[in-house]
RNA sequence: GGCGCCAUCGUCUAUCGGUUAGGACAUCACCCUUUCAAGGUGGAAAGGCGGGUUCGACUCCCGCUGGCGCUG
Numbered sequence: 001g002g003c004g005c006c007a008u009c010g011u012c013u014a015u016c017g018g019u020u021a022g023g024a025c026a027u028c029a030c031c032c033u034u035u036c037a038a039g040g041u042g043g044a045a046a047g048g049c050g051g052g053u054u055c056g057a058c059u060c061c062c063g064c065u066g067g068c069g070c071u072g
Base pairs, nucleotide, nucleotide: 001071002070003069004068005067006066007065010025011024012023013022018055027043028042029041030040031039048064049063050062051061052060
């Protein structure tokens, strides 16, 4: 240099065009407890960047950036 794969809450991970973007752990508040832990209830929190297609894009296409792999 060429080709392929990947990028979603703090972390891990669902979501194959119309979802309130879901779950686990973590975190915060409250309940429970003499206190802590455990347990219960609730909350906050995410689509790498720029274009395009479409009535509608996290999802499809192009480019860029970053990561991983194969290879001249």